Predicted 3D model of a 683-nucleotide part of an RNA (large-subunit ribosomal RNA, domain II) from Massilibacteroides vaginae. NCBI's taxonomy places the organism under Bacteria, Bacteroidota, Bacteroidia, Porphyromonadaceae, Massilibacteroides. The full RNA is in RNAcentral, with records from SILVA. The prediction has a mean pLDDT of 83. Rfam family: Bacterial large subunit ribosomal RNA. Rfam links the family to the GO terms ribosome and structural constituent of ribosome.

Context: one part of a larger RNA
Formats: sequence, C1' cells, structure tokens
RNA sequence: ACCUACGAGUUACUUUAUCCGGCAAGGUUAAGGCAUUCAGUGCCGGAGCCGAAGCGAAAGCGAGUCUUAACAGGGCGUUUUAGUCGGAUGGAGUAGACGCGAAACCAAGUGAUCUACCCUUGUUCAGGUUGAAGGUUAGGUAAAACUAAUUGGAGGACCGAAUCGUUAAGCGUUGAAAAGCUUUCGAAUGAAGUGAGGGUAGGGGUGAAAGGCUAAUCAAACUUGGAGAUAGCUCGUACUCCCCGAAAUGCAUUUAGGUGCAGCCUUUAUUAUUACUAGUAUGAGGUAGAGCGACUGAUUGGAUGCGAGGGCUUCGCCGCCUAUCAAGUCCAGAUAAACUCCGAAUGCGUACUAGUUUAAAAUAAGGAGUGAGGGUGUGGGUGCUAAGGUCCACAUCCGAGAGGAGAAUAAUCCAGACCAUCAGCUAAGGUCCCGAAAUAACAGUUAAGUUGAAUAAACGAAGUCAGAUUGCAUAGACAGCUAGGAUGUUGGCUUGGAAGCAGCCAUUCAUUUAAAGAGUGCGUAACAGCUCACUAGUCGAGGAAUGUGGCGUGGAUAAUACUCGGGCAUAAACUGUUUACCGAAGCUAUGGAAUCAGCAAUGAUUGGUAGGGGAGCAUUCCAUGCUGCGUUGAAGAUAAUGGGACGACUAUUAUUGGAGCGCAUGGAAACGCAAAUGUAGGU
Repeated sequence: ACCUACGAGUUACUUUAUCCGGCAAGGUUAAGGCAUUCAGUGCCGGAGCCGAAGCGAAAGCGAGUCUUAACAGGGCGUUUUAGUCGGAUGGAGUAGACGCGAAACCAAGUGAUCUACCCUUGUUCAGGUUGAAGGUUAGGUAAAACUAAUUGGAGGACCGAAUCGUUAAGCGUUGAAAAGCUUUCGAAUGAAGUGAGGGUAGGGGUGAAAGGCUAAUCAAACUUGGAGAUAGCUCGUACUCCCCGAAAUGCAUUUAGGUGCAGCCUUUAUUAUUACUAGUAUGAGGUAGAGCGACUGAUUGGAUGCGAGGGCUUCGCCGCCUAUCAAGUCCAGAUAAACUCCGAAUGCGUACUAGUUUAAAAUAAGGAGUGAGGGUGUGGGUGCUAAGGUCCACAUCCGAGAGGAGAAUAAUCCAGACCAUCAGCUAAGGUCCCGAAAUAACAGUUAAGUUGAAUAAACGAAGUCAGAUUGCAUAGACAGCUAGGAUGUUGGCUUGGAAGCAGCCAUUCAUUUAAAGAGUGCGUAACAGCUCACUAGUCGAGGAAUGUGGCGUGGAUAAUACUCGGGCAUAAACUGUUUACCGAAGCUAUGGAAUCAGCAAUGAUUGGUAGGGGAGCAUUCCAUGCUGCGUUGAAGAUAAUGGGACGACUAUUAUUGGAGCGCAUGGAAACGCAAAUGUAGGU
C1' cells in the first nucleotide's frame, strides 16, 4: 500500500411541536390486587395528574380581581370553549449522550535484583621506576650543627597490564547492539575497584549538584481505581432519487477561530392585492457640482500706506528718506471632510392607475446552518491617490457554478448544465499551419520583427505620413560658386600693450557706397591673417521657420531557456469601413422524464456547498398468509443476458456450491463504510 472483517446521533425519563388513533367538558390511571389458556393477557384499583377561571405577596374575592379614600384611571383576565390519554416522527433538557483523542488531578498500593547514598562482612590491584623521614658507619664539632657513603622503603608519587573509566576520530544509525565496535585516550595503593547481605519510597528518597538517579520511565516513578475526567480544539461520521436553498452581517459577550438575540434558508398553516415593475402626482433631503463683497476659516499678486522698524538730521521738538514689516480700503485671482447665498442626477417615502408571476408579501408555529469571507467595478477613509494592503458604502461574480473565450489561470468577457441526438442558428472570441472558420474586399499607416491580448516615463532626434500658420521667391528666392566686405579710425577710456574681437563707456556716430557692425567667430604679446553679417554677379524653381495630429526611434537593466501559446508573419502587424463563415451544456429542432399551477387543454420550471423537506432501495430478526421453494440441489460465489421512469437495486440462465431459504402485508432494529497518522488478520 492493497484485500477481508469490525468501526460513530443510541437508550431511559421529562418536556415541546406536528401527524395518526381512543374518549371528550372531560381525559387518564400509578403503585398494588384478583383471575388466567402464562401472554405484547383480561378485570379491578380515581390515590394522583392535566383541562374546564381568573386576579392578588397573601387573607381573600370571583367574570372579575389587584392597586386605591375612590363608583376615577391603570395592570392582568372574561366577553373569542377543547381538552386529555396512547403511538409515530422532528427538537430541547438530564444522563458518558455521535465516535476516537489529551497534557493533567486525586486515592490506595507495588518497586533500591537498574541506579544514588549509607551500614555490615569479605575480596582484588602483573611487572618496572623514583628513593622522603628515620637508622648505621665515616668525616666533622667543646658538644651540636653540618657533610659523605650506605641502609631504609614513604607517597590521594611515576611508567604500565588486570580492573575501572570513556578524550578524540572513524564505523554503526530498518545497527551484531533500544548506546555497541575499532583505533586512540584517562586513572591504575586510593576520596580506589568490587562480591554477598541489609537500609532510605513518590511532593518522598538519594544526590562531591547534572534537575542527576529512583528497574530501557523522572521539573514529580510504576500499577489499579475515581473514569467513558474534561476538551468552546483537531480528525472521522457509512445506500439512492426528487423539491427548495443560505451565511461569512448588526448588537452583546473575561468576547474575538465560542455563544445568545436579530438578519438571511427551509417546512406547515392562515390572511388582505399585501409583492415587484412602469407611469402620473406629491413629498423629505444638502451629496456631486458650484460659490464665497452670503457666514466661518484658510489665502496669492498689484495699487494705496494707518502704524512700526532702520537711516539721515537736530540741543530738542519737527522734518526728510526707504529693494523692511504692515492694518484698513480698492483692483484682479483663487480655497475647505468637520464653510454654504445655492444646488442636481440617482436613490428613498406616500397615493392612484396599469402590467407581471407557479403569491413572489405578511403573520404564527417546527427545523436549521451561518456569524474567518474573497476578487472585480464605482464612491470614499487610511497608507506613499504603495500593496494580491486595510476599513466602509453600492453593484456583481466566486464561495455553492459546470460549458465557451482569455496559451495555462476561483471570481475578466460570453453564458446559468433535467435527459438523449453523428441536426440547425448564434454570443464572447476568432478564420496562414498547429486549430473549426477569409492566405476575404476596400482605403490608409508602419520598416522598428515596432507589432502579433495587456506593460514603461521625463527627456532627446532634419525617422516618416497628414493637415495648419507666417515670411521669402522669375523685379530671380534657398544652397553652392566668383567678387567685394571700405573710410574718419589704432572711436574714447583703461593699460606695459588693447588697433572690430581682455575690460569699461556710448547720440555704436558719420562718410563713400551695390554693400560693408565703431563688428559674428577663430587668431596675435599687440598688429597682421582667416571668417561672418551685408552687397553684386552666376545659376534657374521652389525654399525657410513655427506649432499640431498619426505611426515609428533612443532612453530600455534580473536572476532554469531565445521566443507573439508555438511555427512563423512585412502582413498572418496597426487604423478605419464592409460582407461571409467558425464558434458554448446559450437559443432552436425532434423524442422523453419529473415538479408546480390548472377541471382540462396547456404553460412554466428542473446548477448547487452548509442546511430544511419529500419519496424509495437493501440487510438481520418477529407475526400472519402463501397449507410457497429446496439433495430432480437452499443460501453463498463467478459470469452472461435482461428488467426498472433515473437510481439505491432486481430477475433469469450457465458454472460452482452442498442445506437450508423465500414472496406478500405489517412490526422491530447492535440496519448500509473509502477515509478517523482508525482496530484485527492476511498478502
């Protein structure tokens, strides 16, 4: 992992609603008793309970009563008559209460054959080394001290087996082993190791102390019991078909992943055009916008300049000036979620009229689930006008929605799947090939593979197309070429120098001219030199500038692998117009089923998670009937062929099997498995 078997809403009592039945202003017995054919029996038993009357705390009164001084007012009742007993089903309560699952808590016991420490009594430590104290002898001394040799054999001494330990590495890691093996390493006469016997016990022991050890278990052992502890948590919860079909919100919560009430779903009953849509009429409102000499607040520029600051002046007062600040006034502009003199569109309320539908509405009662939502569009708050962010509102989809398009892709576009069909038409989107359908038509654009669904900016550029405006131009434009580009003058100042060209100044002037700046740019130390503006000639037709729109260009940098989904494409790209075709579970056609409405004809409907409701299939057992079937072969197994309106299922036949079994109508359940890291067995 698979197969087989087992495996989860049960039972008792109380209560509530619905349905069925008995009796009914009544209904019913409980314990117990008697009888008996001993059963799901019959008959007694009226204690008690519920109902037929309520009000009051109560005495009590009573269709009333309580409050009260009250004959007032008010509260609860009556005037509205069905209950009760039993059965079935759906809920609730109390019980383990759908099943499995803690970590823990408590009680009583069992453990020191492991291990910690202690007590008693034993036992073990190859071999080698070092050579303390003390002694002796010799030297030495007044005597000592002291020195040397020798003897001696101390030590939590040294090296190193046994023994005890375990430093490091490797191996092992479903191991040879639930802690080992190999090599290496530490201690090895000591606070040493070890045998046997004994002691200390669970909030206790023991601990050279690591929360260590206390039988592979320790921040509180193990066994049994309380016990099915509790689990607002996780997981699982078993046959079929049909009808309807949610929520992820509000308020509250020691509440936030739970729950209560409401909202939204379902079932049953009842009721009035109650519902929805459109029109007409009539209302409330302060949003978008707009506005502000209409308030409150914020606010720019200009003119004027009350006043202030600064400077000048003065003995002082005055006075004069100002690249400063600035009230008020005037002119122009402009602002607000918590401003409004104004003010929509939508939406909302009410009335009437019409239309629509399977009453879509409301009320009462039974049953729920939900109370983590999410994306997108629009209007906002927050954030960075960040987020697949977060918080609201309105709408929509996903959730609970299949199908087609978008390469793939919950929520984007199209469109809501009852079933069947080798029929047709369309939507979005497409029509060169992969790929169904146009290598369609017409008019343009692009040359960048731009582009080929969506995704880049500021800024830069004689890319190109279209159209616009303003000058110039056969009295010759623009570009090129030829020639000129002068004089006063080296303008004045400054300067070492300054001559068009370092810098400063300005009536940048005047003259000769076809034209020529007191000079556009190079250049020189300064001159010189080159050039431009400007002019003439030559040439011979358009040329210059500005701004606008379309498509392109640079700007252009990301991590597996170039790429539009791919091939590829100069259209098969982009823009505009047009006609065909393809294209879905949409619509249509044909046949069929169910549900609802309806007398019918007929019409409409039939996606669906949580969840509500309805109808069935199968398994085991019981009762009655079939006076059923069966060794001439029951149940079970395998297979084939059929049946049923779909299905759960079921019939027949064949083979196997070898002794019990079915059908109909009722009844009762230990009544259906794919999941629970489910349990057991097998493979």